Large-subunit ribosomal RNA, half B from a Candidatus Ryanbacteria bacterium, 1203 nucleotides, folded computationally. It matches the Rfam family "Bacterial large subunit ribosomal RNA".
[in-house]
Context: one part of a larger RNA
RNA sequence: CUCCCUAAGGAACUCGGCAAAAAAGCGGCCGUAACUUCGGGAUAAGGCCUGCCCUCCGCAAGGAGGGCCGCAGCGAAAGAUUCUCUGGCGACUGUUUAUCAAAAACACAGCUCCCUGCGAACUCGUAAGAGUAUGUAUAGGGGGUGACGCCUGACCAAUGCGAGAAGGUUAAAUAUUGUCGGUCCAUGUCAGCAAUGGUGUGGGCUGCACGGUAUAAGCCCUCGUCAAUGUCGGCGAUAACUAUAAUCGUCCUAAGGUAGCGCAAUUCCUUGUCGGGUAAGUUCCGACGCGCACGAAAGGCGUAACGACUGGAGAACUGUCUCAGGGAGGUGCCCGGUGAAAAUGCGAUGCCGGUGAAGAUGCCGGUUACCCGCAGUUAGACGAAAAGACCCCGGAAGCUUUACUGCAGCUUGGUAUUGGGUAUAAGUCUUUUAUGCGUAGCGUAGUGGGGAGACUUUGAAGUGGUCCUUUUGGGGGCCAUGGAGUCGCCAAUGAAACACCCAUCUUAAUUGAGUUAUAUCCUAACCCGUGCGGCAAAAACGCACAGGAACAGUGCCUGGUGGGCAGUUUUGGUGGGGCGCUAUCCUCCUAAAAAGUAACGGAGGAGUUUACAAAGGUCAGCUAGGUGUGGAUGGAAAUCACACUCGUCGUGCAAUAGCAUAAGCUGGCUUAACUGCGAGACGGACAUGUCGAGCAGAUACGAAAGUAGAAUAUAGUGAUCCGAUCGUGGGUAUUAGACGCCGCGAAAGCUCAACGGAUAAAAGUUACUCCGGGGAUAACAGGCUGGUACCGCCCAAGAGUCCAUAUCGACGGCGGUGUUCGGCACCUCGAUGUCGGCUCGUCCUAUCCUGGGGGUGGAGAAGCUCCCAAGGGUUUGGCUGUUCGCCAAUUAAAAGGGUACGUGAGCUGGGUUCAGACCGUCGUGAGACAGGUUGGUCUCCUAUCUACUGCGGGCGUAGGUUCUUGAGGGGUGUUCUUCCUAGUACGAGAGGACCGGAAGGAACGAACCUCUGGUGUAUCGGUUGUCACGCCAGUGGCACUGCCGAGUAGCUAUGUUCGGAUUGGAUAAGCGCUGAAAGCAUCUAAGCGCGAAGCCAACCCCAAGAUAAGGAACCGUUUGAGGACCGUGAGAGACUAUCACGUUGAUAGGCCCUAGGUGUACGCACAGCAAUGUGUUGAGCCGAGGGGUACUAAUAGUCCGAG
Repeated sequence: CUCCCUAAGGAACUCGGCAAAAAAGCGGCCGUAACUUCGGGAUAAGGCCUGCCCUCCGCAAGGAGGGCCGCAGCGAAAGAUUCUCUGGCGACUGUUUAUCAAAAACACAGCUCCCUGCGAACUCGUAAGAGUAUGUAUAGGGGGUGACGCCUGACCAAUGCGAGAAGGUUAAAUAUUGUCGGUCCAUGUCAGCAAUGGUGUGGGCUGCACGGUAUAAGCCCUCGUCAAUGUCGGCGAUAACUAUAAUCGUCCUAAGGUAGCGCAAUUCCUUGUCGGGUAAGUUCCGACGCGCACGAAAGGCGUAACGACUGGAGAACUGUCUCAGGGAGGUGCCCGGUGAAAAUGCGAUGCCGGUGAAGAUGCCGGUUACCCGCAGUUAGACGAAAAGACCCCGGAAGCUUUACUGCAGCUUGGUAUUGGGUAUAAGUCUUUUAUGCGUAGCGUAGUGGGGAGACUUUGAAGUGGUCCUUUUGGGGGCCAUGGAGUCGCCAAUGAAACACCCAUCUUAAUUGAGUUAUAUCCUAACCCGUGCGGCAAAAACGCACAGGAACAGUGCCUGGUGGGCAGUUUUGGUGGGGCGCUAUCCUCCUAAAAAGUAACGGAGGAGUUUACAAAGGUCAGCUAGGUGUGGAUGGAAAUCACACUCGUCGUGCAAUAGCAUAAGCUGGCUUAACUGCGAGACGGACAUGUCGAGCAGAUACGAAAGUAGAAUAUAGUGAUCCGAUCGUGGGUAUUAGACGCCGCGAAAGCUCAACGGAUAAAAGUUACUCCGGGGAUAACAGGCUGGUACCGCCCAAGAGUCCAUAUCGACGGCGGUGUUCGGCACCUCGAUGUCGGCUCGUCCUAUCCUGGGGGUGGAGAAGCUCCCAAGGGUUUGGCUGUUCGCCAAUUAAAAGGGUACGUGAGCUGGGUUCAGACCGUCGUGAGACAGGUUGGUCUCCUAUCUACUGCGGGCGUAGGUUCUUGAGGGGUGUUCUUCCUAGUACGAGAGGACCGGAAGGAACGAACCUCUGGUGUAUCGGUUGUCACGCCAGUGGCACUGCCGAGUAGCUAUGUUCGGAUUGGAUAAGCGCUGAAAGCAUCUAAGCGCGAAGCCAACCCCAAGAUAAGGAACCGUUUGAGGACCGUGAGAGACUAUCACGUUGAUAGGCCCUAGGUGUACGCACAGCAAUGUGUUGAGCCGAGGGGUACUAAUAGUCCGAG
């Protein structure tokens, strides 16, 4: 390691009945509950039968009756996962992480939503094409939920999707228009003698640029939609006990969680509370509800059946356990043969204390130890293995999204491919026609020009009707009538007469052309289907016919959308990291009297303000604040007076340093809040920064000397690049000019605030992770420390009737320990395995029990408290992973700690802490949670050294044999109950002893096997199946020793016997004697004595390697003491060793007898039809034990051995 058996008990084991055992099993008969989807549940559960012989019935299978044997008849083997009750989850059968997860995860039928009309949607592909599908909405694709039953509430504010189109915004392209120009031509004007320059107008050509108008989707916008993503409140008051709140108020909201369920796979507090089950129940079941943080298709609540799922309980059963024992086989061990691996700085590799990079075989000081092996055990070698997976730092990768920037895809418009009609609409041009009302004027005078006549029987004026227009007065067209005139020039008005002609403007209509848009039609581009052709066939090509059609498709440009995909970013400091805080500048302290000086040290501030009635300059003047006294309203403080005080007031703002000559306050005049410079200093890594006399110019104030380049000083801030602005005797390009470009000077644009500023432009997550590093840095352990913790001591307010100190002890103070929680970050990150349990200890004492004492608010008994004392002891269960704790029952007691929170190269693996999954909560999401839940590889058959337990060899001890001494070491060491003394002492009683004596136990330990049992693969017997010995009979083999029943020796416990007794010595606390210092007192200082389970002996065991190697007796030293080899063996044993024996011999085997075991053999006879029984017979067989007996083997011999 794999198996077999086990007394009594029967889950007390343990996280958990894990494992094992048991029952069942094939067949027959009987019988079977709740519940139920009526199918199930169900072989539910549970009970009985089963062999052989004879007779009868039956075709047979089989049945009935009678008889026989055994402990046992499905007699062995094989052949259902023991059953029952009750939860959770999932309906079910299925599927899954090949190699740590089989599940509650996935799937599933059913339900539901969305898309899709066929060249379908969708998917793959650059495309062609393909799948879908040779399918067609009862079809296909996608999302969610997950059988079935009852159901599925409110919300459309946000996000998404769908629909819409009035308005807003909006790209390219095109068209049109404008601005700004350039150039050429023509022309005007100004300056100038001119050259030339400036400026204006018109036209042509042209341009960089900037606009306007017209035009898409999208976005804004308006609706709808939740089995789309999602969401589903707060506060206060109120009822005639209290409590509670049907009720009321109020705020907010898109709406405020409905039914059902609920401490749950969800409940932190929590082991909630109550009930049940148990002796005892953190689990379990049923309730309650206040739901940290259930809740209705990420479905809610139920549910029969099902489940190698996950809880709880019971029956049966057992070595899981109390508590272990025996046996079989295989390893191991010994012998022969063969013969790896990891690992290995050196090894001449002890223990204790200390030290030390903080846990030493190797250092220091002690101490122990003759040299070398073999078998074993694993405490250490911070053992081996794997450049720690946790943590941090650096890097990478996967994933996510409303991070940034892109790209596919989809979509929008333009344009090309791209053609022809018609209608309508809107611009443009054109034809024709109409149109034009200030005032004055007969009046509806568009403008300019020409012009004196024009129109009319080809029908004028007028009249009637009708249409258009309109400023309501007229104008124009058409028809009818009518039958000859009408108008202009002239006059008036004013710029001008429709009398007429030409040109032209506004507005309107119309003709035609062209553009754009919409609708529609066509066919010929284009798309597509069918047929035909040549060919064997497909493709391609061609032809014909049908369908669609200038759309679609495609190219280019363009707006939108776009984690579908890609590349990246996502700061540092930090007593680990994260969260928080912080990052620049000013003031003070820290700062140690020069300067400077750190910390996540202590305090505060700044990111400005003031512009003409200045908070600047200058000149001149002034003095605040407080206190006291007095004084109308009048007060603590208003204003007035006096006195005292002396810088406390004030300073735009923080603090500091200043300030009376004032830098404070008031007034006048003003702008030096200037330009160009700047000797020289301060400060400083650099870059920044600070002060500044003086010179020149121009100025303000002042009589002047003078003062003034902002402010009492110290904060009030931002480099470089970039583009824009202003200025400019610079550069560049050009024939010239212009527009530019680059400079130079000036000033503006950054909460670039991570403030010396990475980019114009940037967030997360990883438990799916990976790589490089770190003990430079966390979690465990150690170390240092000792705040906290624990344990003492001092003081004594008070409690204790009185009384601080029997006992307790506030407010405070002082220590100790190194068991808590911490702090630090010193060894270890090229690995020091982490909680609890089991096993096995060892040490400490601050003692729980037992022993000895002092005090007592000690009568006795029982206690309380303190001192001494570590010898021994210190239980079993229920719950939970628990340590702990609570509970039950005991006990003398159920003490506390250290030991890497002792112990995983000893075990376990329940918890924690990888990968799967569920719930709640958080997050848009990927994901996350000292929240819960279920599941989840513990490597090495082999140990080198030290250590430890045993066993040998060598050498030494001046040869041996036997017997000893004991330096030293180890072991043992516990305690209760009852009885007597004695119901005595004590006590009112109740109760109830000390001291002393005796008996019986518990646990622990040692030895043994007579007894009680276990085992007992020696042995004996029974029996099933089958094979063999030719058959019968009788035997043998195999089937776990086949199974079953017994059992000698040996080994064993639960069995038996014994042990811890007693005594002495020295002591502790304590109690004393005598006794001074200190004429007293005093247990002490000298001296003496008692006094404990404790110490030393005594008791048991080892022991002369006790290298100090001891002692005694006897034998021997060549006339050889003794020993070994060798052999037979067991009382011994892994091997060795030890012991017994070796012919002068009972050592082993054999043989004989026998204690004992089994239980009446074979054969024969008899009875019976037979199975079978009876007799011979307590037979036969066995006999590891005991006795006897040389039959066999221990023969013969060799070697070592003392100066």